[in-house]
RNA sequence: CGAAUGCGCAGCUAGGGUUCCGGUCCCGCAAGGGAUGCUGGUCCGAGAGCUGCCGGUUCCGCCGCAAGGCGGGGCUCCACGGAGGGAUAAAAGCCCGGGAGAU
Numbered sequence: 001c002g003a004a005u006g007c008g009c010a011g012c013u014a015g016g017g018u019u020c021c022g023g024u025c026c027c028g029c030a031a032g033g034g035a036u037g038c039u040g041g042u043c044c045g046a047g048a049g050c051u052g053c054c055g056g057u058u059c060c061g062c063c064g065c066a067a068g069g070c071g072g073g074g075c076u077c078c079a080c081g082g083a084g085g086g087a088u089a090a091a092a093g094c095c096c097g098g099g100a101g102a103u
Stems, first nucleotide, its partner, number of pairs: 006054001008053005015044002020041002022038001023036005055076009078098001080101001084096003
């Protein structure tokens, strides 16, 4: 200097709120209703968080006329960042978005 590298999937975490459950308060004879995000359970959840897996790529060995197959190893990096808007019950490091912009 050049080439390639899904910016993949799953689980989870920081974080997030309030549909449902629970808590607290109020109303009610009761059934139930209302308010409240509240250390909670369900729930949402990261490009720039964690772990794993698939995929990709490359090297070696074996098999194969070849295409290729099987086994093993390596690599799969880096990453400052709004405002505003959107989804959902609602909010958010969710989505717009590795965007605008900055360096």